[in-house]
Source information: The RNA shown here (c-di-GMP-I-GGC riboswitch aptamer) has 75 nucleotides and comes from Desulfovibrio desulfuricans. Rfam family: c-di-GMP-I-GGC riboswitch aptamer. Gene Ontology term of the family: cyclic-di-GMP binding. Its mean pLDDT, the model's own confidence on a scale to 100, is 82. RNAcentral holds the sequence, with entries from Ribocentre.
């Protein structure tokens, strides 16, 4: 470099409920925790979703890819 067994401390936070924005998929705050070793970040490729159907939008917790980082059963 790779590689990913633990992570109790110590990060995120599925359904669900609550307010807000949105025509929607969805977001975003705040309980919750079902999971996560990039569940950090980017729509490039594939997929899937939405609509006012355009030169439009969404999901990075689908799966590859770019990329920036914690930690050590190991190397």
């Nucleotide at each position: 470099a790779g590689a990913g067994a633990a992570a109790c401390u110590g990060c995120c936070a599925a359904a669900c409920c609550c307010g807000c924005c949105g025509c929607g998929a969805g977001g975003c705050g705040g309980g919750g925790a079902c999971g996560g070793a990039a569940a950090g970040c980017c729509a490039c490729g594939g997929g899937c979703c939405u609509c006012a159907c355009g030169c439009a939008g969404g999901c990075a917790g689908c799966c590859g890819g770019g990329u920036u980082g914690c930690c050590u059963a190991c190397g």